[in-house]
RNA sequence: CUCAUGCAGAGUGGCUGAGGGACUGGCCCGAUGAAGCCACGGCAACCGGCUCCGAAUGCGUUCGGGGCGACCAGGUGCCAAAUCCAGCCCUGACAGGUGUCGGGGAAAAAUGAG
Numbered sequence: 001c002u003c004a005u006g007c008a009g010a011g012u013g014g015c016u017g018a019g020g021g022a023c024u025g026g027c028c029c030g031a032u033g034a035a036g037c038c039a040c041g042g043c044a045a046c047c048g049g050c051u052c053c054g055a056a057u058g059c060g061u062u063c064g065g066g067g068c069g070a071c072c073a074g075g076u077g078c079c080a081a082a083u084c085c086a087g088c089c090c091u092g093a094c095a096g097g098u099g100u101c102g103g104g105g106a107a108a109a110a111u112g113a114g
Stems, first nucleotide, its partner, number of pairs: 001114005011040005019029003023087004041079003046075002048072001049068008083108001088105007
């Protein structure tokens, strides 16, 4: 940089001790212990794996789609709140001075694969 995904799911203990939820605003979480590190546990199914179907084939395989359920001492990831909500654009209803409630798309960030 490109592509895919996100209203689901899953935590205890030890060390330590004040922050954390990317950013900004909001709203939350936190001495009944934040973040971090360690141990063990769990969730999920992106990659890998197994398997089924279809297509192509130079018969080696390749490509597309579905399924399984964690297969394997597999590679990652994740385990408050929808990615906590909004932020930019378009738009509906209500209200009436700039708001409330909703819908769609984008952006950003996150994770994976390349």

A computed fold for a 114-nucleotide RNA from a soil metagenome, annotated as SAM riboswitch aptamer (S box leader).
RNAcentral holds the sequence, with entries from MGnify.
Model confidence (mean pLDDT): 79 of 100.